Notes
Model confidence (mean pLDDT): 76 of 100. The RNA shown here (Archaeal signal recognition particle RNA) has 275 nucleotides and comes from a Candidatus Woesearchaeota archaeon. Its Rfam family is "Archaeal signal recognition particle RNA". Gene Ontology terms of the family: signal recognition particle, plasma membrane targeting and SRP-dependent cotranslational protein targeting to membrane, signal sequence recognition. On this family, see Batey et al., Science 2000: "Crystal structure of the ribonucleoprotein core of the signal recognition particle". RNAcentral holds the sequence, with entries from ENA. The model forms 92% of the base pairs in the Rfam consensus.
[in-house]
Parts: sequence; C1' cells; structure tokens
RNA sequence: CUGCGGGCUAGGUCGGGAGGUUAGCCCUCUCCUGUCACCAUAGAUGGGCUAUAUGAUGGGACCGAAACUCCAGAAGAGGCAUUGCUGUGUUUCACCAGUCUUGGUUCCAACUGUGAAGUUCUGUCCUGUAGGAUCGGCGUCUUGGGAAAGGUAUCAGGCCAGGAAUGGAGCAGUACUAACUAAGUCGUCAGGUGCUUACAGGGUAGCGGAACUGAGAAGGUACCGAGGUUAAACUGAUGCAGCCUAGCAAAGUCCAUUCUGGAGUGUGCCCGCAU
Repeated sequence: CUGCGGGCUAGGUCGGGAGGUUAGCCCUCUCCUGUCACCAUAGAUGGGCUAUAUGAUGGGACCGAAACUCCAGAAGAGGCAUUGCUGUGUUUCACCAGUCUUGGUUCCAACUGUGAAGUUCUGUCCUGUAGGAUCGGCGUCUUGGGAAAGGUAUCAGGCCAGGAAUGGAGCAGUACUAACUAAGUCGUCAGGUGCUUACAGGGUAGCGGAACUGAGAAGGUACCGAGGUUAAACUGAUGCAGCCUAGCAAAGUCCAUUCUGGAGUGUGCCCGCAU
C1' cells in the first nucleotide's frame, strides 16, 4: 500500500409533483404519482420563513463512509392554459306550427217527462219614504240591597263647667238619609244593526220560484274549412351565433416515475488477520 473481518463518527434514507393560497417560498387543504419504508403535537381572522425562503417543535427505525447533488438526452402518468371536432344543457335572434275566434262532421257525455233548450214575470241585490224589532246611552218614578272621618238624630262610658241640682261639646254603638248598586217602568236620542213589514223606483251575469211550451243539452276528444296570430307570452320543431360542461385530438408548457450518459462533493478514525 492492497484485501477481508469487527467497532466508531460525520453523514444519508424514511417520498416527489401539480392545483389552490401568498408580494414570494415551504406546510396544513384538493388531486396525480412512487416506495420495503416512520411517529406525535399545533396550524386558514392559520403555522414557519425571505431569492442562502423547498416547513416548525419533539421522538424513532434502518444504513453508514455509505452516499448525495447538478447537467444533458429518451420514455412517460398527470396538471395548466390554447386551438379544433363531437355531444348534452342553456341564452339571444330568425322562421314555421299550436295555444285564440267561428262554421261543419264523427264520437263521448254531466243533467234531463220528478220537465232539456227557449220566452215572460218575479225573489235574492241597490235607492228612497213610513213603521216595527232588538241593542245601547241619558233621565223620571217604584221596589230591593247598601251605607259616609269630613251627613242628620239619639248619644252608654269617659271629658268640660258648677258647691250641688244641672248644663255643654261629643267618640263608639243604634236608627235614618245621600252616594253607590240590582230589577222593573215610562220618556228621550236626526244613536247602532249579519233583523223585519208596507209602498214607490232601479237592476238582474249567477242561483231560486211561477206561467207557457214540450226533447233535448252545458261541455269535451279527433278531423276538415275560413279568419286572426307583425301586441305580448308559453309550448314544440328547424337554422345561425354566444356561454357552461363532458369526451376526443393536436401542438405548447410544468412535470411524478423509469432508463442512459456526464460532472461535482465526500470516500474519515481505531483494532485484528493475510500478502
């Protein structure tokens, strides 16, 4: 010096990328992709950072001078924006048809001799005049209840005056009255009304009643004819254009992952054996 074996240390691996966020970078979020392959705590009014930004704090496993980094090329999952094609949806515009009116035909048909359609009168409705009913307000009277610290009468006890007789004011109590209250009665009010009578007038689409007459008939489906539809709306078909979205394709860009080539950094320390 080289090789083999053992031990140690620096160190390495335990994922990467796109979107989103941000002045920008990393993480928490979403998605794609890879490996035999980490864990715990906190984190969208967020956590750690500043072009030396490619997470923070704490712990673990394996490897260990093992390796790591960069550049170029090829393949390539996926993302992003662009273009084209196709499809769905939606919007605007254009045009056509229908929804509208009327006539006819066919069919159905609620109801219908307990009376269809039709004609006449009338009630329900409105206005006016004159009444009633009822409710209410106010007042008179009658009956009952009720009862006053500031009403009346009488006033035990007590108080005052007096020598006494007696006199005076007066609380409670008692009696009565005014308030207040119940019922009834009568009067009154240009009072109210889911009420009602008579008369006069008006109106009548709907519903009801009466009279005349006596067999249909409201409405609906389908088809045909005519008109309307330049006011609008809705429905359906077609066409042009725009937007959203899905799929496919193209070239571009960012790139997980794999392969090839090249460059750079590192290849250290101790012990034993062999040459």